[in-house]
RNA sequence: UUAACAGGCCUGACUGCCGCUGCCGGACAUGUUCCGGUAGAGGAAAGUCCGGGCUCCAUAGAGAAUGAUGCCGGGUAACGCCCGGGCAUUCCUUCGGGAAUGACAGAAAGUGUCACAGAAAAAAAACCGCCUUCGGAUCCUUCGGGACGGGGGGUAAGGGUGAAAAGGCGGGGUAAGAGCCCACCGCUUUUCCGGCAACGGAGAAGGCACGAUAAACCUCAUCAGGAGCAAAAUCAAGCAGCAGGCCGGGUUUCUCGCCUAAAGCCUGCGGGUAGAUUGCUGAAGGUCAGGAGCAAUGCUGAUCACAGAUAGAUGGCAGUCCAUCGACAGAACCCGGCUUACCGGCCUGUUUUUUAU
Numbered sequence: 001u002u003a004a005c006a007g008g009c010c011u012g013a014c015u016g017c018c019g020c021u022g023c024c025g026g027a028c029a030u031g032u033u034c035c036g037g038u039a040g041a042g043g044a045a046a047g048u049c050c051g052g053g054c055u056c057c058a059u060a061g062a063g064a065a066u067g068a069u070g071c072c073g074g075g076u077a078a079c080g081c082c083c084g085g086g087c088a089u090u091c092c093u094u095c096g097g098g099a100a101u102g103a104c105a106g107a108a109a110g111u112g113u114c115a116c117a118g119a120a121a122a123a124a125a126a127c128c129g130c131c132u133u134c135g136g137a138u139c140c141u142u143c144g145g146g147a148c149g150g151g152g153g154g155u156a157a158g159g160g161u162g163a164a165a166a167g168g169c170g171g172g173g174u175a176a177g178a179g180c181c182c183a184c185c186g187c188u189u190u191u192c193c194g195g196c197a198a199c200g201g202a203g204a205a206g207g208c209a210c211g212a213u214a215a216a217c218c219u220c221a222u223c224a225g226g227a228g229c230a231a232a233a234u235c236a237a238g239c240a241g242c243a244g245g246c247c248g249g250g251u252u253u254c255u256c257g258c259c260u261a262a263a264g265c266c267u268g269c270g271g272g273u274a275g276a277u278u279g280c281u282g283a284a285g286g287u288c289a290g291g292a293g294c295a296a297u298g299c300u301g302a303u304c305a306c307a308g309a310u311a312g313a314u315g316g317c318a319g320u321c322c323a324u325c326g327a328c329a330g331a332a333c334c335c336g337g338c339u340u341a342c343c344g345g346c347c348u349g350u351u352u353u354u355u356a357u
Stems, first nucleotide, its partner, number of pairs: 003351008012321007020040008028031001042328001046339002049337005054228004066224005071085005086104001087102006105219002110217002112213003127159002129155006136148001138147003167185002170182003186208001187206008232278004241269006248260004285304006292297001322326001
């Protein structure tokens, strides 16, 4: 210096003019006003797929059902997320190792399924073949037998079918074969050692029992009440309602009292519409430093104030510059993840990468 990979960061800059939302200050005409100042989208604000905070409703306890998750350890408010480790599969390799992927609990509780092909697809199976035996009226014969065809039996070595055929491979053995026997490998049980654990290593015993499938039902373990900021709370016109009073009417000669009440006026009441306010942004917050940890992450200290609308602001125009002309995309209660979209640039690290010296 080039490339690949991994991780992190940025997402045009400046100037002028005109606007928009919040906040602060001022003015007087006290307003949906004017003037000045100041702040004003993202790495994904997105999908709304997980998890939590918050709010209201529900809620003795237990069980069932339903759903999600599922190797081990750790992190976290929590997770289906993240970190570290194990195992499996695949790929690469300079054979030391490295990388990617992962519904990665249970098939020895039960049920189901295993198309086509194949004789047989699960308490197996004899199609061809191999071996043996019994017949035969056929053929050959060196007269011992052999061939051919048929029946019975043995055999899972070989062929053939299939995604999958009942441990593999070699030797012994046998009529032919077979874990029938033996060595090695695998498997099951078990002992010891290492590890918190998943798991790994070494040994012993067993002749092999247990085909695959749980992203089929199912079993086991763990977790989960519901709805969501249009949640929810506070204040509260007008209209209607209720109560009382005034006025009116009835009773009466009159007053009080009692009864009544269609309209009107006043006062009060609770619920609550419009409307206003809160929720609302100080958040499990950002930045820097120290030290803990392999890491995710957490601790301590200092420091910062960083959108908050409610029909919903964050924009438009002009100019200059950046090498080509600037992608995906726009907050609406908040936060942690995952996933998806995306022009271009910068930084760091790794590599037996490129080129030059």